[in-house]
Context: one part of a larger RNA
RNA sequence: CGCAAGAGCAUUGAGAGGAGUCCUCCUUAGUACGAGAGGACCGGGAGGAGUGCACCGCUGGUGUACCAGUUAUCGUGCCAACGGUAAACGCUGGGUAGCCAAGUGCAAAGCGGAUAACCGCUGAAAGCAUCUAAGUGGGAAGCCCACCUCAAGAUGAGUGCUCUGACUACUAGAAGUAGGUAAGGUCACAGGUAGAACACCUGUUGAUAGGCGCAAUGGUGGAAGUGUGGUAACAUAUGCAGCCUAUGCGUACUAAUAGACCGAGGG
Numbered sequence: 001c002g003c004a005a006g007a008g009c010a011u012u013g014a015g016a017g018g019a020g021u022c023c024u025c026c027u028u029a030g031u032a033c034g035a036g037a038g039g040a041c042c043g044g045g046a047g048g049a050g051u052g053c054a055c056c057g058c059u060g061g062u063g064u065a066c067c068a069g070u071u072a073u074c075g076u077g078c079c080a081a082c083g084g085u086a087a088a089c090g091c092u093g094g095g096u097a098g099c100c101a102a103g104u105g106c107a108a109a110g111c112g113g114a115u116a117a118c119c120g121c122u123g124a125a126a127g128c129a130u131c132u133a134a135g136u137g138g139g140a141a142g143c144c145c146a147c148c149u150c151a152a153g154a155u156g157a158g159u160g161c162u163c164u165g166a167c168u169a170c171u172a173g174a175a176g177u178a179g180g181u182a183a184g185g186u187c188a189c190a191g192g193u194a195g196a197a198c199a200c201c202u203g204u205u206g207a208u209a210g211g212c213g214c215a216a217u218g219g220u221g222g223a224a225g226u227g228u229g230g231u232a233a234c235a236u237a238u239g240c241a242g243c244c245u246a247u248g249c250g251u252a253c254u255a256a257u258a259g260a261c262c263g264a265g266g267g
Base pairs, nucleotide, nucleotide: 001153005164006163007162008161009160010159011158015150016149017148018147021049022048023047024046025045026044027043033038051107052106053105054104055103059101060100061099062098066094067093068092069091070090071086072085073084074083075082076081110145112144113143118138119137120136121135167179168178169177170176184262185261186260187259189203190202191201192200208255209254210253211251212250213249214248215247218244219243220242225238226237227236228235229234
């Protein structure tokens, strides 16, 4: 921009894409077959491999400043206690959310259809024969459907429900143009399970973000100060302590304010 007024929500599915895999074992059955050795078709069941999709309850990885330890050095006058720097975490031990796999769940189902090669039935031309000429069956990981996803720009622009009108000016009126509006939408603002931008989703009829409070059978691992023991390093009690990012619950304290713009007059 189109879809012959302007919108919101919900749909049909023309069409498109994805998937489609393999192995072993048990049973049928040591049966059919075969002198024996060996050893099935068909059918039923179980386990797995690889691949794909999703998720983070479990097992773990990461987790750049969440906790602790620690070396050197500088600083806060000194002790103690802390802070900075050490290649953009100094090093080390852990680790929430998120992300992830090595972890977990699921999937490749059809006793549907039409067929290929091929195998047939009936059967003439051609008194026979012949799967074919008329007619009529079977038959593949392949084709179509079924399964998952997208999908009306499918210009062939589909369908349903709901919402909003006959405003103002230019004109005598219509058409047309311009303007202010309706339903509705956009910007802006606070954000996100959404995200490269855009888009999508939520938000004062409010817990959207920050702050604050509480909590975690969440993390770290026992704070500072003081007491006690020890010559001291240190240990121990107070005390599963102290401190905590992204987590949960609550609370309008702060900020989502103030606003601006677009948007029908059709039949």
Notes
The prediction has a mean pLDDT of 83. The part of an RNA shown here (large-subunit ribosomal RNA, domain VI) has 267 nucleotides and comes from Crepidula navicella.